[in-house]
Context: one part of a larger RNA
RNA sequence: CGUUCGAAUUCUGAGAAGAUUGGCCCCUAGUACGAGAGGAUCGGGGCGAGGUAACCUCUGGUGCACCAGUUGUCCUACCAAGGGCAUAGCUGGGUAGCUAAGUUGCUAUUUGGAUAAGCGCUGAAAGCAUAUAAGCGCGAAGCCAGCUUCAAGAUUAGAAUUCGUCAUUAGACCCGCAGAAGAUUACUGCGUUGAUAGGCUCUAGGUGUAAGUUCCGUAAGGAAUUCAGCCAAGGAGUACUAAUUGGUCGAAAG
Numbered sequence: 001c002g003u004u005c006g007a008a009u010u011c012u013g014a015g016a017a018g019a020u021u022g023g024c025c026c027c028u029a030g031u032a033c034g035a036g037a038g039g040a041u042c043g044g045g046g047c048g049a050g051g052u053a054a055c056c057u058c059u060g061g062u063g064c065a066c067c068a069g070u071u072g073u074c075c076u077a078c079c080a081a082g083g084g085c086a087u088a089g090c091u092g093g094g095u096a097g098c099u100a101a102g103u104u105g106c107u108a109u110u111u112g113g114a115u116a117a118g119c120g121c122u123g124a125a126a127g128c129a130u131a132u133a134a135g136c137g138c139g140a141a142g143c144c145a146g147c148u149u150c151a152a153g154a155u156u157a158g159a160a161u162u163c164g165u166c167a168u169u170a171g172a173c174c175c176g177c178a179g180a181a182g183a184u185u186a187c188u189g190c191g192u193u194g195a196u197a198g199g200c201u202c203u204a205g206g207u208g209u210a211a212g213u214u215c216c217g218u219a220a221g222g223a224a225u226u227c228a229g230c231c232a233a234g235g236a237g238u239a240c241u242a243a244u245u246g247g248u249c250g251a252a253a254g
Stems, first nucleotide, its partner, number of pairs: 001153001005164007015150004021049001023047005033038001050107006059100004066093005071086006111145003118138004171249004175191005196242003199238005205231003212225005
């Protein structure tokens, strides 16, 4: 820009893409078959390879500053307590998020249609025979559907519902607060008729028992107060802070 009034929401599905892989074991059954050796079809059950999707409850990884320990040195006058630098100084752990080696599912779901090779029914030409000439069946991991995703620029431009009649229209955008969305954009939520983010409170969870004081010990140090103190991204609550005020676009016949 189009889709011949303008919008919002929800759909249909022409078409397209993807997936549809393979093995072993047990029962049936040492049965059918076979002189024996050997050894099934069909059907049922189990295991689990590969591939793939989602997720983070579990097992782990990471977690650039969440907690603790600790070395050297400088500083806060000193002690104590802290801070800076040394690869994040090093070490031990670790929330959210992300993640696989982890978890769960799918492939593994049967099924339908038309078929291939092949196997048949009826049956003439050709009094017989013949699956074929007319006609009618069965039949594959293959084909078309069925499964997943996209999809009306499908110009054949589809459908349903609701809203809007001349203006502070329906609606959209700008702007702002944000996001498991993201380079920008886009997308999603919210904007005081508000829990959108921050803060605060409580809490899950992490670390592992703070500082100060008291006691014990000559001291290094230990114990009590103390499952303490501190804490990022998690959860809930709460308008304290910021989403203010506002602006722009916006349709035909009638």